[in-house]
């Protein structure tokens, strides 16, 4: 340079045949339980899905473009 894939919670995914209030598991916070801590068991914060457009009634999910991670190729006389 070309071309594939990937980007959704702090982390590790899931939801991608578009449909109504985006979810787990691990952490974390709080309670209960304990003399105390781990354990376990309730609750609960916590994410406008990388980023700008575009199709659509309706977009995380489909298109395009960009940033970034990963592969493959081409070039490297």
């Nucleotide at each position: 340079c070309u071309c594939c894939u990937c980007a959704u919670a702090g982390c590790u995914c899931a939801g991608c045949u578009g449909g109504a209030u985006a979810g787990a598991g691990c952490g974390c916070a709080g309670a209960a339980u304990u003399c105390c801590u781990a354990a376990u068991u309730c609750u609960g914060a916590g994410g406008c899905c990388a980023c700008a457009g575009g199709u659509u009634c309706a977009a995380a999910u489909c298109c395009u473009g960009u940033u970034g991670g990963g592969g493959a190729g081409a070039c490297c006389a």
Description: RNAcentral holds the sequence, with entries from ENA. Transfer RNA from Campylobacter sp. 19-13652, 77 nucleotides, folded computationally. Rfam family: tRNA. The same sequence occurs in records of 2 taxa.